The prediction has a mean pLDDT of 79.
A computed fold for a 98-nucleotide RNA from a Planctomycetota bacterium, annotated as c-di-GMP-I riboswitch aptamer.
This record gives sequence, C1' cells and structure tokens, in this order.
RNA sequence: CCUCGACAAAGGCAACUCGGCCGGUUCGGCCGGGACGCAAAGCCACAGGGUCCGGCGGUGCUCUUCGCGGAGCUCGCGGGAACAGCCUGGCUGCCGAA
Repeated sequence: CCUCGACAAAGGCAACUCGGCCGGUUCGGCCGGGACGCAAAGCCACAGGGUCCGGCGGUGCUCUUCGCGGAGCUCGCGGGAACAGCCUGGCUGCCGAA
C1' cells in the first nucleotide's frame, strides 16, 4: 500500500418512537431524549437493476351498482418524480487483530 473485518480501541450515523417548536396539521420540517440496526447506514438516482409514484393501453378475475360507472389484483408501454437504511457498481474515509 492492497485485500480483509476483531467479544479490539477511538469515534460516527440513526429505523422507529417520545417530548417541544413551526408550517399549508392526511402530513412534513427543525431541536432534544431513547435506540432497530449499520464497517461506509459517508457521497453518487445522467452507472445498471429493483421498489415506489403517477400517465396511457389491454386481457382476465373479484367486489360494488337497477344500470352507466367505480375500486382492487394482473399484463404491456413509456416518464424530466421519489427511495443511497433494496441490491450491484463508482469515488472518498477511521483503526489495524486474524
């Protein structure tokens, strides 16, 4: 230095929740406490995939309606939206056991 990741050391972040304050009060933001967890839970969404959001279209099923219609699941297309605490990938970084 590279790889790697300890019942090591020093630290870091903070799911969710509680309290306070603010806002346009379904909800969101800030501060503080607790803490699920994380070796990158640091950064990148114009690196790839995925999830999610919303748009268009199709088929089938289910529910609802007197009916028109509506809702949910499912398939395809495409999007300048969101998610980095979904995965892969890229960049940077503390420590130094095996």
Its Rfam family is "c-di-GMP-I riboswitch aptamer". Its Rfam clan is "c-di-GMP_I riboswitch clan". NCBI's taxonomy places the organism under Bacteria, Pseudomonadati, Planctomycetota. Of the family's consensus pairs, 94% are formed in the model.